Predicted 3D model of a 1480-nucleotide RNA (small-subunit ribosomal RNA) from a metagenome. The RNAcentral record of the sequence draws on SILVA. Its Rfam family is "Bacterial small subunit ribosomal RNA". The prediction has a mean pLDDT of 83.

[in-house]
RNA sequence: AGAGUUUGAUCCUGGCUCAGGAUGAACGCUAGCGGUUGGCUUAACACAUGCAAGUCGAACGGUAAGGUCUCGUUUGCGAGAUACACGAGUGGCGCACGGGUGAGUUACGCGUAUGCAACCUACCUAUAACUGGGGAAUAGCCCGAAGAAAUUUGGAUUAAUACCCCAUAGUAUUUAAUUAUCGCAUGAUUUUUAAAUUAAAGUUUCGGCGGUUAUAGAUGGGCAUGCGUGCCAUUAGCUUGUUGGUAAGGCAACGGCUUACCAAGGCUGCGAUGGCUAGGGGGUCUUAAAGGAUGAUCCCCCACACUGGUACUGAGACACGGACCAGACUCCUACGGGAGGCAGCAGUGAGGAAUCUUGGGCAAUGGACGAAAGUCUGACCCAGCCAAACCGCGUGCAGGAUGAAGGCUCUAGUAGUCGUAAACUGCUUUUAUUCACCAAGAAAUCUCUCUACGUGUAGAGAGUUGACGGUAGUGGAUGAAUAAGCAUCGGCUAACUCCGUGCCAGCAGCCGCGGUAAUACGGAGGAUGCAGGCGUUAUCCGGAUUUAUUAGGUUUAAAGGGUACGUAGGCGGAUUUAUAAGUCAGUGGUGAAAGCCCACAGCUCAACUGUGGAACUGCCAUUGAUACUGUUAAUCUUGAAUAUAGCUGAAGUGGGCGGAAUGUAUCAUGUAGCGGUGAAAUGCAUAGAUAUGAUAUAGAACACCGAUUGCGAAGGCAGCUCACUAAACUAUCAUUGACGCUAAUGUACGAAAGCGUGGGGAGCGAACAGGAUUAGAUACCCUGGUAGUCCACGCCGUAAGCUAUGAUCACUCGUUGUGUGCGAUACAUUGUACGUGACUGAGAGAAAUCAUUAAGUGAUCCACCUGGGGAGUACGUUCGCAAGAAUGAAACUCAAAGGAAUUGACGGGGGCCCGCACAAGCGGAGGAACAUGUGGUUUAAUUCGAUGAUACGCGAGGAACCUUACCUGGGCUUAAAUGCAUUGCAUCUUCGGAUGUAGUCCACCGAAAGGUGGCUUAAAAUUGCAAGGUGCUGCAUGGUUGUCGUCAGCUCGUGCCGUGAGGUGUCGGGUUAAGUCCCAUAACGAGCGCAACCCCUAUCUUUAGUUGCCAUCAGGUAAUGCUGGGGACUCUAAAGAAACUGCCAUCGUAAGAUGUGAGGAAGGUGGGGAUGACGUCAAAUCAGCACGGCCCUUAUGUCCAGGGCUACACACGUGUUACAAUGGCGAGUACAAAGGGCAGCUACCGGGCGACCGGAUGCUAAUCUCUAAAGCUCGUCUCAGUUCGGAUUGAAGUCUGCAAUUCGACUUCAUGAAGGCGGAUUCGCUAGUAAUCGCGUAUCAGCAACGACGCGGUGAAUACGUUCCCGGGCCUUGUACACACCGCCCGUCAAGCCAUGGAAGUUGGGGGUGCCUGAAGUCUGUAACCGAAAGGAGCGGCCUAAGGUAAAACUAAUAACUGGGGCUAAGUCGUAACAAGGUA
Repeated sequence: AGAGUUUGAUCCUGGCUCAGGAUGAACGCUAGCGGUUGGCUUAACACAUGCAAGUCGAACGGUAAGGUCUCGUUUGCGAGAUACACGAGUGGCGCACGGGUGAGUUACGCGUAUGCAACCUACCUAUAACUGGGGAAUAGCCCGAAGAAAUUUGGAUUAAUACCCCAUAGUAUUUAAUUAUCGCAUGAUUUUUAAAUUAAAGUUUCGGCGGUUAUAGAUGGGCAUGCGUGCCAUUAGCUUGUUGGUAAGGCAACGGCUUACCAAGGCUGCGAUGGCUAGGGGGUCUUAAAGGAUGAUCCCCCACACUGGUACUGAGACACGGACCAGACUCCUACGGGAGGCAGCAGUGAGGAAUCUUGGGCAAUGGACGAAAGUCUGACCCAGCCAAACCGCGUGCAGGAUGAAGGCUCUAGUAGUCGUAAACUGCUUUUAUUCACCAAGAAAUCUCUCUACGUGUAGAGAGUUGACGGUAGUGGAUGAAUAAGCAUCGGCUAACUCCGUGCCAGCAGCCGCGGUAAUACGGAGGAUGCAGGCGUUAUCCGGAUUUAUUAGGUUUAAAGGGUACGUAGGCGGAUUUAUAAGUCAGUGGUGAAAGCCCACAGCUCAACUGUGGAACUGCCAUUGAUACUGUUAAUCUUGAAUAUAGCUGAAGUGGGCGGAAUGUAUCAUGUAGCGGUGAAAUGCAUAGAUAUGAUAUAGAACACCGAUUGCGAAGGCAGCUCACUAAACUAUCAUUGACGCUAAUGUACGAAAGCGUGGGGAGCGAACAGGAUUAGAUACCCUGGUAGUCCACGCCGUAAGCUAUGAUCACUCGUUGUGUGCGAUACAUUGUACGUGACUGAGAGAAAUCAUUAAGUGAUCCACCUGGGGAGUACGUUCGCAAGAAUGAAACUCAAAGGAAUUGACGGGGGCCCGCACAAGCGGAGGAACAUGUGGUUUAAUUCGAUGAUACGCGAGGAACCUUACCUGGGCUUAAAUGCAUUGCAUCUUCGGAUGUAGUCCACCGAAAGGUGGCUUAAAAUUGCAAGGUGCUGCAUGGUUGUCGUCAGCUCGUGCCGUGAGGUGUCGGGUUAAGUCCCAUAACGAGCGCAACCCCUAUCUUUAGUUGCCAUCAGGUAAUGCUGGGGACUCUAAAGAAACUGCCAUCGUAAGAUGUGAGGAAGGUGGGGAUGACGUCAAAUCAGCACGGCCCUUAUGUCCAGGGCUACACACGUGUUACAAUGGCGAGUACAAAGGGCAGCUACCGGGCGACCGGAUGCUAAUCUCUAAAGCUCGUCUCAGUUCGGAUUGAAGUCUGCAAUUCGACUUCAUGAAGGCGGAUUCGCUAGUAAUCGCGUAUCAGCAACGACGCGGUGAAUACGUUCCCGGGCCUUGUACACACCGCCCGUCAAGCCAUGGAAGUUGGGGGUGCCUGAAGUCUGUAACCGAAAGGAGCGGCCUAAGGUAAAACUAAUAACUGGGGCUAAGUCGUAACAAGGUA
């Protein structure tokens, strides 16, 4: 210090989450030791038991118990004494401290700083004075009484430092005078005088110790004040002792503290009152700081002591371990009545996630009492329990590699890792065990002795005192001996593999993992982190500048109020004066200690502790400074306003007037339609419409001018004109002299719609009606039409009231329009002010963009925002006639929602362009029959795959067996190949080893496979390991392929632009078949594609002529290049040539285009092929092959026989043959290319009607052979279901093959079906193409081939053109899409769950008010009773806690029913939004 998460990617806004630190913690797993700390955060819930406050005999009467002494004695005890001691009692002091808790309290409670001239203070200290005399009781004790007890009570008697009286007295108090000084006011202090009032206690060793009065100090308290100290305004008004005064009372003291009277005040937007919550501070945690959170332990203050009230005593209390009363609860009881208060220390129950021993000691420190010894002290000092926190130590160190075994992982195999780890060797001994020694904390007091000053004080010496504790510590011995876990390992975040599981089980802080290869689940191995702990949970701060003082924002992300006026408030021009409030500086006081920080020191270190310093950023006082702000006084003119003179405009209000259009009415002309739409219909019209003309009338709005025009604060304002009203601007620089700016609350204005009352109503037109559209159409379209729209008055108060941009002031480059003024002019122009526009810099901004009319740079004030949804909703309140408006939440839920821009994709957006895409043509498909494939159905099986285009004559370029993967039945457990090992034999041998090793025949069973037995051989014929799988996953893969598409695209380097994704290049203008080329250009180049290079074909040349060719020469035949020969030609097959818009003309800058151009075999890519960019479709294929993983292993392997893949109601695709005369049939006759051939092609001859058969020859091929048809010539048929068509069926055959039944092809004869050119729709093709004709080949024994792949023969028609359909390319635009429109997404309804609003009511809670009653108690009144009196009892009064009752308000819980909201893979209905989203 940051990181993850919105997107395909980017930048921003913005929330959520994480890493850190902390805790009085808890839980899970684990655990060796010590030190220092901490330990009921919940029920201020209830408490058994013990202890926590007593002490003094040197105040007193005394003597219950004990000790000692004496006497008596029945040895049981009794009596007496005691300066030993002391129960109970009187009295004194203490009990108001110490200890606990945080319920209450928003308060002078606390903190801080002051004041008391308005006060008190026991014990202590200092000073001064005094301490005389007398009296009456009472407790106890003794004797009785009542009661269960607690306790109460009668009589007699007694003491005091208890109580009372008298005396004395002042610097005390009061009253009346008086002097001086001082102070912020009241006043304070002081001098003097007079009068009145009130004191005391003894004891003593005679020193004192006590007592009383007064003053002062110290200590502790009381009161008052300034400032600071939570949340809610959906709490806005509160208050009657209330605010003040006078008088009195009361108090230690001031005071409405209380009472009477008088006045009517007091508090409040700087937040009163009310509600909720809460002890405050020093500090603690966190943080860079500012802050935020917190208030355990320790310290200070406050409050409380079962709940509420009350006073008494006392120096001090309204009193934790005191009293009285009321209440609740518990206990005892003889039922009459009594007792109690752990929020002291332990401890118990309960509550809770959770918090300890019913311990030791007063040795130390401190406290109470005492003269002291001493007693008491759950304060305190110690120990116990708990990893609860912090700190420290240890669990060993060194060597040791056959890198062992084993685990895990991996490889074809070697291997890697745990790992120097272990074993083993050596060393050490903190700790542990055991033995021994053994502290500091102790100083005092006291006792004894001594010294100094006379018996006391001070000092010295000796003695006495330790709970912890035989503890800390030290030494010896033993021996690696006694001691490691927890969490994590997808990213954030350090650390990776295997197995299991298979959207299951589960994980998860966020993003998210898991649907058969999970580094994310569970286990294992390994690793990482921390370590006597480690994780989890909870909470706080941080990160979060995510409430922003430091330090944020508001055009579009959340956010500028609809606009103006204006109150409070905030802010405010220039010069001088005074002051010193703010401000700044110095000084003083205070800011407790502890803590934090620094230094040093003590425990072996540290934590911890001690000493010193610093700090405590604060408050108060005081002295000074005077720039700035404030205040004061004076002045100024530039801000502001005014004046005078102009000028401007759809500025406002109220009148008057006008024409066009529309409707209506009347009349006239006139006749059959009008109107309306995409097309129609409803509607109007023969009772005369529409149309045309004339006249009359009504209401509303004002064409042209008209514009980025003008005016207004905004809303808004438009015919002309008049009156009234307001405003801006300009000029003059005349007047005033800061009079200003902003503006919470407030007030006014405020489109449209809507509401109320009364008018008006032409046109338009919600609702409504009808007609269409549609699956529906409560819409869009059409015909009508009511409110309304208009006027007057009154409400409403909202809008995308938008420039989504608050008002005001100042400053900051330019260019160019325009409106209204004023000026200078040389009549070209040009200056200036205020408006209103566009463009563009710097700068700003996330960007888009803004840019003197700022979203720039500054200043002032106001308003508003803080994730999305829930929700501008609910409740409450205010306003409104209502509609509704304003203010305005929460629960719950999500991890996003959002802005701008980018690249794509898409659009029933746009532009340009291309393609047999359409159009123009030719021929088909769809109808028939058959073939073939598919679906479906069937079946024991009909094996499997391919399924829009891009499956369907596809894999299959050959299913009778085989193939074959399927089914039925029967067998085998391993076939083939290879290697190793094993067993035997033979040969060779250097005795290590090397080489070699046949698989037959016969019989039986069987459908075969196979099995059984025998034979040959010298013998054995084996065994084991590795196999095999057309089983699954093409969504684990390689390879291959289809498609977009032979479409023209797809990218890179460097540079440049942009924060970035990305852009540029590749866009633009032309051109092209083409990102082809040219020009232009922040781009310049390059790559993969295009083109070319390659092959075939079209022309020519050269070379070479065999098996090809034969012009010339010769020979020969019935005939033939048959032969000699030839290379001319054809041809063959190698090398070249040729074509490049090269030339010409026109157009054009160029690229290029055009041309019946030339030349040429060929002309603009000559034709064809091969060639398929980056990528898309999780496209196809695990059944071609290969391959990961999974699965089967006497079977999912393998062998055999038979069957099936050939089924058949049906549907679809692809084909073949046809429907005929451009034809069929018969006869004759001509011309190819390419390819094949020895288990082959076969000439030729013979036989058969024929398929074919029997002979025979040539050819391993330019040599032999397979080998043409359409065409042409002639004849016939004559439009018919035919001499078309050939399916189907019958019979007889041929061939192949082991075998044609399921299930082959062919032949002959016979049979002769449908079909007469095919609906919607749809396919191919642009030239040697379509169409048509035959030929060949692969596979193959044969063949279902009409298929596929090739070859040649004959050989057309048409294209105006790009509006439309389909597909594609480029540019641009919109987008809420990015799985990318087969996208996204809205609402009702139905289902489940969750929280919430309303609600007849029901049940609680706290507070207030009225009335009734009223304990204890203070105060007060008082004739009867007591007392001589003082006084008391009793009775009465005031006030009041608790209680009762009544009506309201507030708040909480709950509720039949009800409202909406949120969430939830695959429900229903539609399709509202996003593209022009199909009606923006």